Transfer RNA from Candidatus Altarchaeales archaeon ex4484_96, 74 nucleotides, folded computationally.
The sequence is in RNAcentral, with records from ENA and MGnify.
RNAcentral records the identical sequence in 2 taxa.
Lineage of the source: Archaea > Nanobdellati > Candidatus Altarchaeota > Candidatus Altarchaeia > Candidatus Altarchaeales.
Its Rfam family is "tRNA". It is annotated as a transfer RNA.
Its mean pLDDT, the model's own confidence on a scale to 100, is 83.
RNA sequence: GCCUCAGUAGCUCAGCCUGGUAGAGCGCUUGCUUGGUAAGCAAGAAGUCCCGGGUUCAGAUCCCGGCUGAGGCU
Repeated sequence: GCCUCAGUAGCUCAGCCUGGUAGAGCGCUUGCUUGGUAAGCAAGAAGUCCCGGGUUCAGAUCCCGGCUGAGGCU
């Protein structure tokens, strides 16, 4: 230098192919339960979907460029 993959909640990831309300588990907060914890149960908060631009009625998703990380080729 070139190629491939990845970047979405605090963490691990799904959703992308086939555009249409942003999700799961763990964690966190509150309540119930207990003599008190843990466990269990219920409820809740938490995300500029890496950045910029384009296409579209509508973009996490499609297209272009960039950044970061992993792997490969030379």